[in-house]
RNA sequence: ACGCGCCUAGGCGGGGAACCAGCGGUGCCCUGUACCCGGAACCCGCUCCACCGGGGCCGAAGGCUCGCCGUGAGGCGCCGUCCUGUCGGCAGCGGACCGGCGGACUCGGCGUCGAUGGCCGGGGCCCCGCGGGCCGCGCGGCCGUGAACCGGGUCAGGCCUUGACGGGAGCAGCCCUCAACGGACGCGCGCGGCGCCUCGGUGCGUCCUCGACCGGAGUCGGGCUCCCCGGAAGCGCCCGGGAGGGCGACGUCGAAGGCGAGGGGCGCGU
Numbered sequence: 001a002c003g004c005g006c007c008u009a010g011g012c013g014g015g016g017a018a019c020c021a022g023c024g025g026u027g028c029c030c031u032g033u034a035c036c037c038g039g040a041a042c043c044c045g046c047u048c049c050a051c052c053g054g055g056g057c058c059g060a061a062g063g064c065u066c067g068c069c070g071u072g073a074g075g076c077g078c079c080g081u082c083c084u085g086u087c088g089g090c091a092g093c094g095g096a097c098c099g100g101c102g103g104a105c106u107c108g109g110c111g112u113c114g115a116u117g118g119c120c121g122g123g124g125c126c127c128c129g130c131g132g133g134c135c136g137c138g139c140g141g142c143c144g145u146g147a148a149c150c151g152g153g154u155c156a157g158g159c160c161u162u163g164a165c166g167g168g169a170g171c172a173g174c175c176c177u178c179a180a181c182g183g184a185c186g187c188g189c190g191c192g193g194c195g196c197c198u199c200g201g202u203g204c205g206u207c208c209u210c211g212a213c214c215g216g217a218g219u220c221g222g223g224c225u226c227c228c229c230g231g232a233a234g235c236g237c238c239c240g241g242g243a244g245g246g247c248g249a250c251g252u253c254g255a256a257g258g259c260g261a262g263g264g265g266c267g268c269g270u
Base pairs, nucleotide, nucleotide: 001270002269003268004267005266006265010058011057012056013031014030015029016028021047022046023045024044025043035055036054037053038052039051064262065261066260067259068258069257074253075252076251077250079248080247081246082245083244084243086241087240088239089238092237093236094235097231098230099229100228102227103226104225105223106222107221108220109219110218117214118213120211121210122209123208124207125205127201128200129199131197132196133194134193135192136191137190138189139188140187142183143182144181145180151176152175153174154173159168160167161166
């Protein structure tokens, strides 16, 4: 160096997140093809190089171990930015809303046959008071009814008493009246009301109206839009919290892939 055997070391996938004191596995995700069976999430095991139990195959090499590369993967952390919901806040901006003897614009009425305004006078309305009228209610007055006994008068009959005369209480009836009820209302008093009347006063009040005068051109009402002022309001911008998603930067782990290095058992024979 070559050949045969052993079936020894080893291999028959790896990684991320999560769980965990830590690690492996089942479960989730990535990679992509890589023995089989049973079990494993309020889980199954281990303290190690690998889940626990059973079986099978390859086997010293196209197999094993280690290092590096850049990531076509993928995951995780953190930050930034954008989008979409959500919660809260804010009256600085915009929008919607409300108000103004406000301004501009516009439409209509009145106005040189004299507007708005000013001033003078009269009347009305309003307020206060006196009186009257009308209406309503209450009380009184008027009329009527009205007490089995416990109100009054008169008390037949009967009762009590007396020798008798006489005396006494007293039911029914009749009359009267209390309480109460009803009626009528022309009367008296009180209270209330009135789109009523008379008189006086006040106020003259951005009120209404009539008349005279001054003066000489506006004035009144509506509408939409814009502006101004004020208010209220959280719809949008804005501020803050939190959620989901997209993109990007940084950090970290990193399968598959590429490159390099290391180790490479034992026996027999030539």
Predicted 3D model of a 270-nucleotide RNA (Bacterial large signal recognition particle RNA) from a Pseudomonadota bacterium. The source organism's lineage runs through Bacteria, Pseudomonadati and Pseudomonadota. Rfam family: Bacterial large signal recognition particle RNA. Its family is annotated with SRP-dependent cotranslational protein targeting to membrane, signal sequence recognition and signal recognition particle, plasma membrane targeting in the Gene Ontology. By type it is a non-coding RNA gene. The prediction has a mean pLDDT of 76. RNAcentral holds the sequence, with entries from ENA.